[in-house]
This is a predicted structure of an 87-nucleotide RNA (c-di-GMP-I-GGC riboswitch aptamer) from a Gammaproteobacteria bacterium.
RNA sequence: GUUGUCAAGGGCAAACUCGUUGAAAAACGAGGGCGCAAAGCUACCGGUCUAAUGGGGUUACACCCAAUGACAGCGGGGCUGCCAACU
Numbered sequence: 001g002u003u004g005u006c007a008a009g010g011g012c013a014a015a016c017u018c019g020u021u022g023a024a025a026a027a028c029g030a031g032g033g034c035g036c037a038a039a040g041c042u043a044c045c046g047g048u049c050u051a052a053u054g055g056g057g058u059u060a061c062a063c064c065c066a067a068u069g070a071c072a073g074c075g076g077g078g079c080u081g082c083c084a085a086c087u
Stems, first nucleotide, its partner, number of pairs: 001086004011036002016031006034073001040079003044076003047071003052068001054065003
């Protein structure tokens, strides 16, 4: 540097359940374990979700638009890294 077929030590933790926070998406903690060789970090690009606030709309709702919100376990980019094999 490339790769993740094998080994060892391990690591993370989907759905679901309970609790807390939040308007929600979702996050965090505990249990759980579908999967993951970056399922470590980062919203830079594309994408997805939500719509409190704002705008439109209504008699009032409904409804529509829009991230200052969320997702890194949707794809890409950037940064960092364990072990092994090969070079």
The source organism's lineage runs through Bacteria, Pseudomonadati, Pseudomonadota and Gammaproteobacteria.
Its mean pLDDT, the model's own confidence on a scale to 100, is 88.